Overview
Predicted 3D model of a 266-nucleotide RNA (Bacterial large signal recognition particle RNA) from a Candidatus Atribacteria bacterium. The prediction has a mean pLDDT of 76. The sequence was found by an Rfam model in a public genome assembly.
RNA sequence: UCGUGCUAGACGGGGAGUUAGCGGUGCCCUGUACCUGCAAUCCGCUACAGCAGGGUCGAACUCCGGAAUGAGGCCGGUUUUUUCCGGUAACGGACAGGAUACACGGCGAUGAUGGCCGGGUCUCACGCGACGAAACCCCACCAACCCCGCCAGGCCCGGGAGGGAGCAACGGUACGUGGGGCUCUUCGGGUGCCGUGAGGGUUCCUGGCCGGAGCAGGUGGUCCUGUUGCCGGCCGCGGGGAGACAGGUCGAUUUCCGGUGCACGA
Numbered sequence: 001u002c003g004u005g006c007u008a009g010a011c012g013g014g015g016a017g018u019u020a021g022c023g024g025u026g027c028c029c030u031g032u033a034c035c036u037g038c039a040a041u042c043c044g045c046u047a048c049a050g051c052a053g054g055g056u057c058g059a060a061c062u063c064c065g066g067a068a069u070g071a072g073g074c075c076g077g078u079u080u081u082u083u084c085c086g087g088u089a090a091c092g093g094a095c096a097g098g099a100u101a102c103a104c105g106g107c108g109a110u111g112a113u114g115g116c117c118g119g120g121u122c123u124c125a126c127g128c129g130a131c132g133a134a135a136c137c138c139c140a141c142c143a144a145c146c147c148c149g150c151c152a153g154g155c156c157c158g159g160g161a162g163g164g165a166g167c168a169a170c171g172g173u174a175c176g177u178g179g180g181g182c183u184c185u186u187c188g189g190g191u192g193c194c195g196u197g198a199g200g201g202u203u204c205c206u207g208g209c210c211g212g213a214g215c216a217g218g219u220g221g222u223c224c225u226g227u228u229g230c231c232g233g234c235c236g237c238g239g240g241g242a243g244a245c246a247g248g249u250c251g252a253u254u255u256c257c258g259g260u261g262c263a264c265g266a
Base pairs, nucleotide, nucleotide: 001266002265003264004263005262006261009057010056011055012030013029014028015027020046021045022044023043024042034054035053036052037051038050063259064258065257066256067255068254072250073249074248075247077245079244080243081242082241083240084239085238086235087234088233091232092231093230094227095226096225097224098223099222100221102220103219104218106215107214114210115209116208117207118206119205120204122199123198124197125196126195127194128192129191131188132187133186134185136181137180138179139178140177141176147172148171149170155164156163157162
């Protein structure tokens, strides 16, 4: 160095999670990589850290170590963007009030603001009217007895003549009931395009006189004051989510370098 047979070892690895820890089942990444059984109210194990059974390869493309690469995960960020919630001592918008009279519009020589004299609207009193009630007047009805008249029958007194009380019916009346009238009388009030007097008042409506040019503040503008987190703005306040960026950590894959046992024979 070659051949044969073995052995260590390999036949996927990793991240987060879980766990005292390790590995697995489940999730994710890588990407192709023996088979069977077990396992989230988990399963197996203990630093040589899945267990049990079977199979293949086997000292190298395949095992071991180192370096580079770096999918992907995880961690925190005095970085940054965005979103949701929150806040804001009100800058702008919005809203409310005021001022001004710049613009437009309105009223005004058919006479503005102003001044004087009134009237109504308001309050009180009185009157008048209407309405209602009572009273009054008229009509009708109206009392088993305790109202009147007349009293059949019956009753009482009497020898008789005769006399007496008296129910019903009939006639009438009182209290009252119903209808009508309304001239007069009394009373009432959510009564009146009513009258008179007094008061009050300038909100509104309106008349007359004087006088002769402004008045008013609707919309926009400008200014002032205030309210409001509804919108924009702001937050060198706070919290949550997502992305970017830089950092840290683990790290599949790929590439390179190095290392690796025993026996026999030639």